[in-house]
RNA sequence: GCUCCGAUAGCUCAGUUGGUAGAGCACUUCACUCGUAAUGAAGGGGUCAUCGGUUCGAGUCCGACUCGGAGCU
Numbered sequence: 001g002c003u004c005c006g007a008u009a010g011c012u013c014a015g016u017u018g019g020u021a022g023a024g025c026a027c028u029u030c031a032c033u034c035g036u037a038a039u040g041a042a043g044g045g046g047u048c049a050u051c052g053g054u055u056c057g058a059g060u061c062c063g064a065c066u067c068g069g070a071g072c073u
Base pairs, nucleotide, nucleotide: 001072002071003070004069005068006067007066010025011024012023013022019056027043028042029041030040031039050064051063052062053061
């Protein structure tokens, strides 16, 4: 230098054919308990790395760029 993959909640990750952004763990509150843990219920938390384009509508498609990983030379 080239090719491919990845970037989404605090963490690990889903998200199908473009049509309301989700799960588990963690956190907060409540229930339960003498108390804690466990368990159950409810809740908060997102510029979908960044910038632009296409579209009525983009996490998803297209381009650029940054970072990480793998491979080739």
Molecule: transfer RNA
Organism: Lachnospiraceae bacterium